The RNA shown here (SAM riboswitch aptamer (S box leader)) has 128 nucleotides and comes from a Rubrobacteraceae bacterium. NCBI's taxonomy places the organism under Bacteria, Actinomycetota, Rubrobacteria, Rubrobacterales, Rubrobacteraceae. The sequence was found by an Rfam model in a public genome assembly.
Formats: sequence, C1' cells, structure tokens
RNA sequence: CUCGCAUCUAGAGCGGUGGAGGGAACUGGCCCCGAGAAACCGCGGCAACCGGCGGCGAAGAGCUUCGCUCGCUCGCCGUGAGGUGCCAAGUCCAGCAGGGCGGUCAUUACCGCCCUGGGAGAUGUGGG
Repeated sequence: CUCGCAUCUAGAGCGGUGGAGGGAACUGGCCCCGAGAAACCGCGGCAACCGGCGGCGAAGAGCUUCGCUCGCUCGCCGUGAGGUGCCAAGUCCAGCAGGGCGGUCAUUACCGCCCUGGGAGAUGUGGG
C1' cells in the first nucleotide's frame, strides 16, 4: 500500500513543552481554540479487538466406564499481565440512492424533520 472480516449514538483528561490552528480529504454547515489549536513528552484513565489467566457449557478424545480425566476446537461469563487503539460533539452533520411525515402549493417542485442502504473513513484482526 492492498484484500477479507468485525465494530463504529456507550466510555475515558490532567500536567509540561509548544505557539495558531484544529474537527481525515473536497464542498457546504456547525463547532473547538491566546481562558492556549496541532504536534511531542510524562502520568492517569476508558474499552475489551488480539493475547494471557480463571470459570461454565457444547462437541470430541482417552481411561481403571453409574463415572473420571484431558487438552485441541467452539460458545458464553469474568479478569486486565502483555500488544494495539482511544480519552469534545453520532465517524460532529450533510453530500449518492430509496422511503416516511409535515409546510408552501393546482401540480411538478422546493423547504424542514426523520428512517434505511450505499460510498468514503477510523480502529482491530487475519492474509498478500
């Protein structure tokens, strides 16, 4: 960099350095920010993806077979060593497609709100 899969309305911030931007990119909106942005560092925390450990169960195997044992696999629960990740706002919101409700209206249509899907993206994990 790329492909597959899972998840993305929950949760969790202080200090130091720094000195003007930031919320992925583009457009529009809406926000954060000299009461100090990004970035970096320290400490703390959240979560439970991988992994470790413990428990329960299923299937399986073995045996000295009313049962016992085992570790591989799978599922669930707990825990949080270790590896990532994350710690404003739904992935801040919309953009593309479809649908519902309401308003203007003769209708097309336009506007507002909402829902579903897609696209893009983020994080993890496995592969290339």